């Protein structure tokens, strides 16, 4: 000082929430020791017990126990000391203590005032105290009652109590002084009033006035909670003058008399509450409290009343009511703990039934002294604040333990241990205070503090750790169990549960809970708003009130200044002493502010007189206007009537139907009624306060605007309440009713349609009058002045000029500067810049509801809340996304074709079924001929069964054996069991070692096609070969961002030119690559073969050659270069020329930034988890091939442009030695003997087919189709059952060109025909990769469907439209 939290992300508005302090505190865990203070906040609840107000013989009378003495019948009796408990008498029980119920003024603070008062005890002064009397208590004696307690008779004292005398005194009346006033004082006449003893011989007491000083009543002004959903309240009220009463004014009370008094400056009522000094909090302003201490005030069970007294309407007095509790002989009595202890409720919660009057302090008393739960100490409580302690020094490159871990380590950590000190607290033993003032007297207390003593022993917890906030790992747990003050965490790697280890704060305490302040400028006096974030009332007029032009004089209320008096004391600040220090304590200083008095200043402001014209208003003169009201008048169109003409439809819709029409509609013509509304002009033109006003003319009538500058002299401006106006719909009464039209009716449209569309159709929409008071009543912007750059329109005025034109004033539009503002914007019509005044907001929902007032006929308007509930609601802007929004533009996207799919069979894949298993993934496009370019064992991951456990495989140890070869028993196979053989290489001291192998053994470890592809690498699809994604500097914006990359043009392209706050750069596009198309140049073998030669039935066959073709290998070629046209003298397009090829020639490779938590843990690698005589390994048999069904890809096919038989001709690309395999013979045929040649430009696989010639078949379930089924071979294989292909013969199903739909394709393409390749012993391949041959049709064009770019727009989405979000039920 300031954080978090709204958002994909920013700025703003706003509200939640935390970080501080503080507490009479309480709860959890934990607790060593002191000092000082602190302790029922709740039931002002009841209340056992014991204490807490008595004292005085020196005011009185009697006088008990006991002592002394005298007598004595020894029972007692006198004296005389003695002084107890009562009594009467006088003081004191109004102090002190307690509690805050009540009170909102009858209080409290605070500052006056009394010409309206009293005051006991004490000072001080003056005077006095003389004479008399006659009771009552104690007691004595008799009674009543249970008891409290009381009655009668009879005796007495006094400082008790009465009465004369005297007295300055009081009072009544006159006079005078004083003063604003007299009830004050002064002086007098008359009237009337006083006492008390005791004594120790010192005094103390007493009475009467005066006067002090303490105390106490009593008035005033200012200040003190909240509600107006409490506006009116008041008859003793208000007030007179005259009584009563009082200490004292005074409606205080009483009779009269008078109607007043109080209230928006909140009267009255309700609610709440002791009030202050202070405390806490805050920089202050303030706000919140009022426990301990200390004024005041109230109150003593609850209510009332009074007596006594200086003083009380009295806590431990008294009466009386009433609740309630004891006692009782039932007839009657006692009693108040909000005093100190305690007790019992009650509560989250508040100690002892303690010592002592030693000190302070009060009361009585001459004292001594008693009395004192005031106090002064102690006890309890970590309840607060302070202070100490729990040990100090050393002591490993660092023990064990325990966490972590890349396994190397690292951390608790100088930390323990171990050594070498010390002794505070606390123990133990000694000694021992002050506190007290002459004597005496110490509860605390054998304390405080000294002083020896012994051991480091007896003395550390709690929170907390995601981010705000200091502090991080593991292990469990798995939206469970929990956590949270706010965001929020937990769904299998949680730094956020729990626990463990570390760490961090703070410390005998620490968290949590609760209240208050403060951050909160988040009610804004300091210090805040209202255009869109909550806020400008719908408008005007105007009343209280609030502000208010220029000058002059005066005043001196405001305001400024000095002085004075208050402002308790403690408390807060400084400074200084005392307790070892602190906390606490004492002494001394002392701010600020308030209040009152009291002198000065006079600038502003107010008051009081005057002047003034510039504001405001008047008046002359001029002007526009849908300004208002009322009353004629007017033409066009609609309906409706009445004739005429005419005839089948009209009308209406996206289409329809309902209506309407042969009883003659619609159309058209004439006439005629009637209501309502006024086209064109008309305009971001006028008027008007606002709602609003629009045909024409007439009468009334209100208001601006300009021009003068005559007249008034501040008359002004705003306005709380009031009072008019106030669209539209509504309401009441009476009139109209033509169109249109809630509500209804009918048709349609829909899943439905109580909407939206038609067709009808009442209220109403018009009029008069009365009401209702409300709109997004909006410029979402109150009213009033005054000021601050321009530019351009327009309406109405005025001046200036001959005109163009300028210029001025009102008004109404737009752009713009400075300013402003979260931004958007506003921007002399401000939302700048100041002034004055009113309204009105304080988070979202609940809610403009409910109650209640007030208005209303009534619907209804107005005022106008809680409870509960969230952590946000919201503005205003930015990036994307999206849109059944706009615009541009592309693509086999659509159209325009071709061939197909969807129907059949069948072949693969999947889904479901099913199963011991039918292993696992892939799921819209972008899963489904997909992993897999090849499941019969193997593969093989599945199932069943049998087997092994350092292991099918890897290192590293110890022993043995070379290694390895061939057998045998037995097994479904493996495993197991056992037999012969072999003896190697390197070194060697010959004992023996090494390296590789195998075999046994122990353990560290292997292993896992187990899990997570939402922990991951690395790979791969898709958007899309779409034209896009970004970055530096700079600039613009508070910022998020923009700009560049937007804009005109252009391109297949953010491709290119132009512009231009951008310049520039990267990834992408294009180019560079490969390969097809031409053609040179080299170079010719295993390739070619014009020309020369040879040779052959025939064949580059041989000899030569390089022309050709081909092959390799380097070159040229295309680049809008050229020519015209368009186009900005561009980029670029169009169209010609020449060229094999034009305009990216044609095809591949190449896929920007990213999106699908897209796919893959099963290719591979990998974190975590798990399994470990098994989730591994090995091994037989199955399974993966199952089979009612749906789905995708295909492949054959339906024939005649075709089948079938003979003949016959052209290919490029591959492949090949565990291979390919000619020629040949031989089987129909797969083939099968047998091998030439070939490691390939050579030999071989290889027969290309579709083409073409020639026959045959003639439309048909067929000479189409070719499944199905049976028979019989062949091949490969250890092995064809489940589960292989091929061959022959036979058998010949469906199907006749396929519905809704839907798929490819723009030229060497689509179709269509073959070939070949990989994998592979064989092969379910019709599937995939390639490679030639034959070779098409169309494309107007861009309105639609779908995907995509680029600008704009809306948006309450941002997981982004598969979104958000309302209702309703449950």
């Nucleotide at each position: 000082a300031g954080a978090g939290u709204u958002u994909g992300a920013u700025c703003c508005u706003g509200g939640c929430u935390c970080a501080g302090g503080a507490c009479g505190a309480a709860c959890g865990c934990u607790g060593g020791c002191g000092g000082c203070g602190u302790g029922c906040u709740u039931c002002a609840u009841a209340c056992a017990u014991g204490c807490a107000a008595g004292u005085c013989g020196a005011a009185c009378g009697a006088g008990a126990a006991u002592c002394u003495g005298g007598c004595u019948u020894c029972g007692g009796u006198c004296a005389g000391a003695g002084g107890a408990a009562a009594g009467u008498g006088g003081c004191g029980g109004a102090c002190g203590g307690g509690u805050g119920a009540g009170u909102a003024a009858a209080a409290u603070g605070u500052a006056g005032g009394a010409a309206a008062u009293c005051u006991g005890c004490c000072c001080u002064u003056a005077a006095g105290a003389g004479g008399g009397g006659g009771a009552c208590a104690a007691c004595a004696g008799a009674g009543g009652g249970a008891a409290a307690c009381u009655u009668c008779u009879g005796c007495u004292a006094a400082u008790a109590c009465c009465c004369c005398a005297u007295a300055u005194g009081c009072g009544c009346g006159u006079a005078g002084c004083u003063g604003a006033g007299a009830u004050g004082c002064u002086a007098u006449u008359c009237g009337u009033g006083a006492a008390a003893a005791c004594u120790c011989c010192g005094g103390u007491g007493c009475u009467u006035a005066a006067g002090g000083a303490u105390g106490a009543g009593c008035c005033u002004g200012c200040a003190u909670c909240u509600g107006a959903u409490u506006a009116g309240c008041u008859a003793g009220u208000u007030g007179g003058g005259g009584g009563u009463g009082u200490a004292a004014u005074g409606g205080a009370c009483c009779a009269c008399c008078a109607a007043g008094g109080c209230g928006a400056c909140g009267a009255u009522c309700a609610g709440u509450a002791g009030c202050u000094g202070g405390u806490u909090u805050g920089a202050g302003a303030g706000g919140a409290u009022g426990a301990u201490c200390a004024g005041c005030c109230a109150c003593a069970a609850u209510g009332g009343g009074a007596c006594u007294g200086a003083g009380a309407c009295a806590c431990g007095g008294c009466c009386c009511a009433u609740a309630c509790u004891c006692c009782u002989a039932c007839g009657g009595g006692a009693g108040g703990c909000a005093g100190c202890a305690g007790u019992a409720g009650g509560g989250a919660a508040u100690u002892u039934u303690g010592c002592g009057c030693a000190a302070u302090g009060g009361g009585c008393g001459a004292a001594a002294g008693c009395c004192u739960g005031a106090c002064g100490c102690a006890g309890c409580a970590a309840c607060g604040c302070c202070g100490c302690g729990u040990g100090a020094u050393u002591g490993a490159a660092g023990a064990a333990g325990c966490c972590c871990u890349u396994c190397g380590g690292g951390g608790u950590g100088u930390a323990a241990a171990g050594a070498u000190c010390u002794g505070u607290c606390a123990g133990u033993g000694g000694g021992g205070a002050c506190g007290a003032a002459a004597c005496u007297u110490g509860a605390c207390g054998g304390u405080a503090c000294c002083c020896a003593c012994a051991g480091a022993g007896g003395a550390a917890g709690c929170a907390u750790c995601g981010g705000c906030u200091a502090a991080c790992u593991c292990c469990g747990u798995g939206c469970c169990a929990g956590c949270a003050g706010c965001c929020g965490c937990g769904g299998u790697a949680a730094u956020a549960c729990g626990g463990g280890g570390g760490a961090u704060g703070c410390a005998a305490g620490c968290g949590u809970u609760g209240u208050c302040c403060g951050g909160a400028a988040u009610c804004a006096u300091u210090g805040g708003g209202c255009g869109u974030a909550a806020a400008g009332a719908g408008u005007u007029c105007g009343u209280a009130g609030g502000u208010g032009g220029u000058u002059u004089a005066u005043u001196a209320a405001g305001u400024c200044u000095g002085g004075u008096g208050u402002u308790a004391a403690a408390u807060g600040c400084a400074g200084a002493g005392g307790c070892u220090c602190a906390a606490c304590u004492u002494c001394u200083g002392u701010u600020c502010g308030g209040c009152a008095c009291u002198g000065g200043a006079u600038a502003c402001u107010g008051g009081u007189a005057g002047a003034c014209u510039u504001g405001a208003a008047u008046g002359c003169g001029g002007u526009a206007g849908a300004g208002g009201u009322a009353a004629a008048g007017g033409g066009a169109a609609u309906u409706c009537c009445u004739g005429g003409u005419g005839u089948a439809g009209c009308g209406g819709u996206g289409a329809a139907a309902u209506g309407c029409g042969u009883a003659g509609a619609u159309a058209u013509c004439a006439g005629g009624a009637g209501g309502a509304a006024c086209a064109u002009c008309g305009g971001u033109g006028g008027c008007g306060a606002a709602a609003g006003c629009g045909c024409u003319u007439u009468a009334c009538u209100g208001g601006g605007c300009c021009g003068u500058a005559a007249u008034u002299g501040a008359c002004a401006c705003u306005g709380a309440g009031g009072c008019a106006c106030g669209a539209a719909a509504g309401u009441g009464u009476g009139g109209g009713g033509a169109g249109c039209a809630a509500a209804c009716a009918g048709g349609a449209u829909u899943a439905g349609a109580u909407a939206c569309c038609c067709u009808g159709g009442u209220a109403g929409u018009c009029c008069a009058c009365a009401c209702c008071g409300u709109a997004a009543a909006c410029g979402a912007u109150g009213a009033a002045u005054a000021c601050u750059a321009g530019g351009u329109g327009u309406a109405g005025g005025c001046a200036a000029g001959a005109a163009a034109u300028u210029g001025u004033c009102u008004g109404u539009g737009c752009c713009g500067c400075a300013g402003u503002u979260a931004a958007c914007a506003c921007a002399a019509u401000a939302a700048g810049u100041a002034u004055u005044c009113c309204a009105c907001c304080u988070g979202g929902g609940g809610a403009g509801u409910a109650c209640g007032g007030c208005c209303g006929c009534a619907a209804g308007g107005u005022u106008g809340a809680a409870a509960c509930u969230c952590a946000a609601a919201g503005g205003a802007a930015u990036u994307g996304a999206c849109g059944g929004g706009a615009g541009c533009c592309c693509g086999c996207a659509c159209a325009a074709g071709c061939a197909g799919u969807g129907g059949a069979g069948u072949a693969u894949g999947u889904g479901g079924a099913u199963u011991a298993a039918u292993u696992c993934g892939a799921a819209g496009c972008a899963a489904c001929g997909c992993g897999a370019a090849g499941a019969a064992c193997c593969u093989u991951a599945c199932c069943a069964g049998g087997a092994c456990u350092u292991g099918a495989c890897a290192u590293c140890c110890c022993a043995a054996g070379a290694a390895g070869u061939c057998g045998g028993u037995g097994u479904a196979a493996u495993g197991a069991c056992u037999g012969a053989u072999g003896u190697g290489c390197c070194c060697u001291u010959c004992g023996g070692g090494g390296a590789a192998c195998u075999u046994g053994g122990a353990g560290a470890c292997a292993g896992g096609u187990g899990g997570u592809g939402c922990a991951u690498g690395g790979u791969u699809g898709u958007c899309g070969u779409c034209a896009g994604c970004u970055c530096g500097u700079g600039u613009c914006g508070u910022g998020a961002g923009a700009u560049g990359u937007u804009g005109g043009g252009u391109u297949a392209a953010g491709u290119c030119c132009c512009g231009c706050a951008a310049c520039g750069a990267g990834c992408g596009c294009a180019a560079c690559c490969c390969u097809c198309g031409u053609u040179c140049u080299a170079u010719g073998u295993u390739g070619c073969c014009a020309g020369c030669g040879g040779g052959u039935u025939a064949u580059g066959c041989c000899g030569g050659g390089g022309a050709c073709u081909c092959a390799u290998a380097g070159g040229a070629g295309a680049c809008u270069g050229c020519c015209g046209g368009g186009g900005u003298c561009a980029a670029c397009u169009c169209g010609g020329a020449g060229g094999a090829a034009g305009g990216u020639g044609g095809g591949g490779a190449c896929g920007a930034c990213g999106u699908c938590a897209a796919a893959u843990c099963a290719u591979c690698a990998u974190g975590c988890c798990c399994c470990u005589u098994a989730u591994g390994u090995c091994u037989u048999g199955g399974g993966c091939u199952u089979c009612a069904c749906g789905c995708a890809u295909g492949c054959u096919a339906c024939a005649a442009u075709g089948g079938c038989c003979g003949g016959u001709a052209c290919a490029a690309a591959g492949g090949g030695u565990u291979g390919c395999g000619a020629u040949a013979c031989u089987g129909u045929g797969a083939g099968g003997u047998g091998g030439a040649g070939c490691u390939a430009a050579u030999c071989c696989c290889a027969a290309a087919a579709a083409g073409c010639c020639g026959g045959u078949c003639u439309c048909a379930g067929u000479u189409c189709g070719g499944a199905u089924u049976g028979a019989g071979g062949u091949c490969u294989g250890c092995a064809a059952c489940u589960c292989g292909a091929c061959c022959u013969c036979a058998u010949g199903a469906a199907g006749u060109u396929g519905g809704a739909g839907u798929c490819g394709c723009u030229a060497g393409u689509a179709a269509u025909c073959g070939c070949a390749g990989a994998u592979c012993a064989g092969c379910a391949a019709c599937g995939c990769u390639g490679c030639g041959g034959u070779g098409a049709a169309u494309a107007c064009g861009u309105u639609c469907c779908c995907g995509g770019g680029c600008c704009u727009u809306g948006u309450a989405c941002a997981c982004a439209c598969c979104g958000c979000c309302c209702g309703u039920c449950a």